RNA sequence: ACCCGAUAAUAGCACACCCGUCGCGAGGCGGGGCCGCAAAGCCAGGAGUCUCCGCCAGGAGAUCGUCCGGUUGCCGAA
Numbered sequence: 001a002c003c004c005g006a007u008a009a010u011a012g013c014a015c016a017c018c019c020g021u022c023g024c025g026a027g028g029c030g031g032g033g034c035c036g037c038a039a040a041g042c043c044a045g046g047a048g049u050c051u052c053c054g055c056c057a058g059g060a061g062a063u064c065g066u067c068c069g070g071u072u073g074c075c076g077a078a
Base pairs, nucleotide, nucleotide: 004076005075012037013036017032018031019030020029021028022027035065041071042070043069045068046067047066048063049062050061051060052059053058
């Protein structure tokens, strides 16, 4: 350094739900909350799911805490 992830250590994030706010909506943001997470950091590239428009074909969006992938990072037992 890489792989790997422990009854280790220092930290971190924050499901559901509630309040406020933005949005047609999925959902986002802020505060509370803390189910959990070794990337539950970031990226919408592929897929899935969801929303809106559309007669259809399709189009536009959301979701990275659904999966795959890319990329960056803390620590150091076996």
This is a predicted structure of a 78-nucleotide RNA (c-di-GMP-I riboswitch aptamer) from a Gemmatimonadaceae bacterium. It matches the Rfam family "c-di-GMP-I riboswitch aptamer". About the family: GEMM was predicted in a large-scale screen for bacterial structured RNA regulatory elements. It was read from a public genome assembly, where an Rfam model found it. Of the family's consensus pairs, 95% are formed in the model.